[in-house]
RNA sequence: CAAGUAGGCCGGGUGACCGCCGUUUCAGGGCCACACCCUGGAAGGGAGGAAAGUCCGGGCUCCAUCGGGCAGGGUGCUGGGUAACACCCAGGAGGGGCGACCCUACGGAAAGUGCCACAGAAACAUACCGUCCGCCUCAGGCGGAUAAGGGUGAAAUGGCGAGGUAAGAGCUCACCAGCCACUGGGUGACCAGUGGGCUAGGCAAACCCCACCCGGAGCAAGACCGAAUAGGAGGACUCUGAGGCUGCCCGACCAAAUGUCCUCGGGUUGGUUGCUGGACCCUGCGGGCAACCGCAGGGCUAGAUAGAUGGUCACCGGUCCGGCUAGGCGGGACCACAGAACCCGGCUUACAGGUCUACUUGGUCA
RNA sequence: GUCCCGGUGGUGUAGCCUGGCCUAACAUACCACACUGUCAAUGUGGAGAUCGGGGGUUCGAAUCCCCUCCGGGCGCCA
Numbered sequence: 001c002a003a004g005u006a007g008g009c010c011g012g013g014u015g016a017c018c019g020c021c022g023u024u025u026c027a028g029g030g031c032c033a034c035a036c037c038c039u040g041g042a043a044g045g046g047a048g049g050a051a052a053g054u055c056c057g058g059g060c061u062c063c064a065u066c067g068g069g070c071a072g073g074g075u076g077c078u079g080g081g082u083a084a085c086a087c088c089c090a091g092g093a094g095g096g097g098c099g100a101c102c103c104u105a106c107g108g109a110a111a112g113u114g115c116c117a118c119a120g121a122a123a124c125a126u127a128c129c130g131u132c133c134g135c136c137u138c139a140g141g142c143g144g145a146u147a148a149g150g151g152u153g154a155a156a157u158g159g160c161g162a163g164g165u166a167a168g169a170g171c172u173c174a175c176c177a178g179c180c181a182c183u184g185g186g187u188g189a190c191c192a193g194u195g196g197g198c199u200a201g202g203c204a205a206a207c208c209c210c211a212c213c214c215g216g217a218g219c220a221a222g223a224c225c226g227a228a229u230a231g232g233a234g235g236a237c238u239c240u241g242a243g244g245c246u247g248c249c250c251g252a253c254c255a256a257a258u259g260u261c262c263u264c265g266g267g268u269u270g271g272u273u274g275c276u277g278g279a280c281c282c283u284g285c286g287g288g289c290a291a292c293c294g295c296a297g298g299g300c301u302a303g304a305u306a307g308a309u310g311g312u313c314a315c316c317g318g319u320c321c322g323g324c325u326a327g328g329c330g331g332g333a334c335c336a337c338a339g340a341a342c343c344c345g346g347c348u349u350a351c352a353g354g355u356c357u358a359c360u361u362g363g364u365c366a
Numbered sequence: 367g368u369c370c371c372g373g374u375g376g377u378g379u380a381g382c383c384u385g386g387c388c389u390a391a392c393a394u395a396c397c398a399c400a401c402u403g404u405c406a407a408u409g410u411g412g413a414g415a416u417c418g419g420g421g422g423u424u425c426g427a428a429u430c431c432c433c434u435c436c437g438g439g440c441g442c443c444a
Stems, first nucleotide, its partner, number of pairs: 001362010012316007020046002023043008048337001052348002055346005060218004065252006072214005077091005092106001093104004107209002112207002114203003128150002130146007158176002161173003177199001179196007222273004232264006243254002269444001280299008317335005323329002367443001369439005376394004386425001396412005418434005
C1' cells in the first nucleotide's frame, strides 16, 4: 500500500426570524371568589439505533386461590449469565476458509409405526450382465456356487491394500471409520490410550420416544367520575354445593337465595387516571477469560390524544460530477433508513455516507 | 394494539393437509382451422405461470420450516 476478518461510534453542525407540545413561576382579565378558562412575560425540557416487523421473554392489571394429572404448546450438545428467554458468553462435536474467523432447527433410527417416486435384479432386500465348477443335443442351453467387477440410482450387506479361494466374501492379516468394554483427564459435552467381536442404509423442518419448561386474556388490561337508557326480555341450575382461570378430570379452598351463570336487545362512543423513578443512565474501583456481578459517587432525560420539535435564510461539514490549474480556485446536484402511544431485555429487517480499534494474508522499503 | 385468512397463465379458481404420475389442472379470455351467404353459437387444436420474493431441510418442495413484501377480515376484539 492492497485485499479481508471481528467489534464499536456518528449519522449533519452553528446562528437569526417566525411557528408547535408539556412542566414550574409571575402579571392582567373573565368574576366578589376557589376551581376552571383566556392573554402576555421569564426559566427550563421535548423521538430511535432501529422508535419498524410483532418473532420471543417478562414487569404490570383483571379473572377469588392452591396442588396434581390428561390433552395441547414450546425448547433441544455442555457449562455459565439473566427477572426471564428460542437471547448473550465460554467451550465441545461436525463442516467451510491459506488464515484472521464463520456456519449448524446439534437429544434418540437398537421402543414402535411410516416414507424412499422413476430407474434398477433388488431399497431391511436381491441376482440383470459378469466370474467359477459340472453336464448336454455345443458358438448355445441347463443346474449349482458367488456378491470382489460392471450397469441403474441420491443411496446397493463399512473403506483401502495384501494373502487366501474353484471363483469369491472380514474368510484371514495390517491401517482407518463405526459399535462395545476398561483405564486416565475434565464440573460436563467430550478427548486420549488399550483391548475385543467384525458391522444393524437415509429421513424425526415424518408421526413419535426422552429430558426440561408453560393457567388465560391483555393498557382497546383495569380503576374512578359524569351522563343517558328499557329499575328490559327469555332461560338453566342450586346447600345431596350451582358457580368460581383455553378444554377435560381429581383434591383442597371461597361461596350465594333482592343467588350464580348463559343468550338476545337497549343506552353511553364524555372526562380523569393507569402514563412515566425504572430488572434506569453515567463515572470510578474490585471480582470474573467473557457474558455479567458487587461497591461508592453523581444524574432525572417526551407523555401526546386526530396525536407535538416544523418552515425560511446564511455559513460550515460530507458525497458525486465535470471546468480551469505550479499550489489551488470557483460551479452544479445531493445528503440515508426513518417518527414514541404502558414500559423494559433480546431477535429479525431497512440504512446515502463517514470514522475508530484489534487481527489475518499478499507485496514493497528500511 | 391483538388475533386470523390469503398471494398459482391476462382473469377466476383447484392442487398444499399426506413432498415424486407437476411434463402444474379446469373454466373463461386470446390465436388458428372447420361449419355458415356473414356474425354469433358449436367442434377440434395451439400458445401462455421462475406457484408473491429470498433462504433452509430433503435425492426431490407449489406442498414442510424460517425471514420478508403486499392485500384483506371481525354485523368494532373498546
Two RNAs folded together computationally: RNase P RNA and transfer RNA, 444 nucleotides in total.
It holds a member of the Rfam family "Bacterial RNase P class A".
The prediction has a mean pLDDT of 77.